A computed fold for an 81-nucleotide RNA from a Betaproteobacteria bacterium, annotated as SAH (S-adenosyl-L-homocysteine) riboswitch aptamer. The organism belongs to Betaproteobacteria, within Bacteria. It was read from a public genome assembly, where an Rfam model found it. Rfam family: SAH (S-adenosyl-L-homocysteine) riboswitch aptamer. Its family is annotated with S-adenosylhomocysteine metabolic process and regulation of gene expression in the Gene Ontology. For this family Rfam cites "Riboswitches that sense S-adenosylhomocysteine and activate genes involved in coenzyme recycling" (Wang et al., Mol Cell, 2008).

RNA sequence: CCCGCCGAGGGGCGCUGCGAGAGCCCGCCGGGCUCCCAGGCUCGGCGGGCUCGGAAAUCGCAACAACGGCGCCCGUUCAUU
Numbered sequence: 001c002c003c004g005c006c007g008a009g010g011g012g013c014g015c016u017g018c019g020a021g022a023g024c025c026c027g028c029c030g031g032g033c034u035c036c037c038a039g040g041c042u043c044g045g046c047g048g049g050c051u052c053g054g055a056a057a058u059c060g061c062a063a064c065a066a067c068g069g070c071g072c073c074c075g076u077u078c079a080u081u
Base pairs, nucleotide, nucleotide: 001049002048003047004046005045006044007043008042009041010074011073012072013071014070015069018040021035022034023033024032025031026030039067
C1' cells in the first nucleotide's frame, strides 16, 4: 500500500440516483435500458498478500477525531428566554 472480516463515528422516515452490483440488449477494449443504491468515507482491531526499510527481542508513553446530497422527526450536549 492492497484485499477480507469485525467494531465505532446517536437513531429514524421520505426523495433523487453518481460509483459499485444484478438482469436484458447492441454495431461491443465501449455503450443503452431496468432494478437496486446516500457509511462506497474515516478511525481502531484482526487475518492475508505485495513492496521497502530494518541485527533481533522486549518494554514504556501519547492520542482519539474529522467528515458523510436534500427535507423532516427524535435523542444527547451547550447556550438563551